[in-house]
RNA sequence: AACUAUCUUUGGGGAUUGGUGAAAUUCCAUACCGGCGGUGAAAGCCCGCGAGCCUUAGGGAGCUGAACAGGUGUAAGUCCUGUGCCGACAGUACAGUCUGGAUGGGAAAAGGAUAAUA
Numbered sequence: 001a002a003c004u005a006u007c008u009u010u011g012g013g014g015a016u017u018g019g020u021g022a023a024a025u026u027c028c029a030u031a032c033c034g035g036c037g038g039u040g041a042a043a044g045c046c047c048g049c050g051a052g053c054c055u056u057a058g059g060g061a062g063c064u065g066a067a068c069a070g071g072u073g074u075a076a077g078u079c080c081u082g083u084g085c086c087g088a089c090a091g092u093a094c095a096g097u098c099u100g101g102a103u104g105g106g107a108a109a110a111g112g113a114u115a116a117u118a
Stems, first nucleotide, its partner, number of pairs: 002117001004115004008110003015030001017029003031097002033087002035049004044085002052063002055060001067083005089100003
């Protein structure tokens, strides 16, 4: 140096818009947002993970959203053009954007510290 373990730090964005209405940031219109790892090349909608729900004494197991067409290229369902679509639970006039569980949890990332191995 490498690897392993422990610790440390980091680790989710978006409506003070218009209309209707007694009441809606929930409906209608318009606008806006996109966690982590992987994938020949950059992904909300390709594969997987996390969050959420159900279950279990617990480890754990189960469930869980959405994309097509054209173009470039060695290579793209990831880039470019066009048109679409999706978004846990509880509360409340029906919520991806408000409030709440949550000063929580977390995929994972960084590489600072300690220990062990050869």
A computed fold for a 118-nucleotide RNA, annotated as FMN riboswitch aptamer (RFN element). Its mean pLDDT, the model's own confidence on a scale to 100, is 78. The sequence was found by an Rfam model in a public genome assembly.